Molecule: transfer RNA
Organism: Bacillota bacterium
């Protein structure tokens, strides 16, 4: 220092051909139950890492930058 992945709710990851950002686990409220977990309905909860370009429109296409993680290579 080169190269490839990847970076999206508190965690774990989806997102198709660019067009209204999802799911599980968790959390809250509520039903259930003699009471507790388990169960069942509902809710909240996002700077799609940053930055600029392309285009009516960018999580998604490009190009800079940073962060993780792998492999390779220098020095010590």
């Nucleotide at each position: 220092g080169c190269u490839g992945a990847c970076g999206u709710a508190g965690c774990u990851c989806a997102g198709u051909c660019g067009g209204u950002a999802g799911a599980g686990c968790a959390c809250c409220u509520g039903c259930a139950u003699g009471g507790u977990a388990a169960g069942c309905a509902g809710g909240a909860g996002g700077u799609c890492c940053c930055g600029a370009g392309u285009u009516c429109a960018a999580a998604u296409c490009u190009c800079g930058g940073c962060g993780u993680c792998a492999g390779c290579u220098c020095c010590a």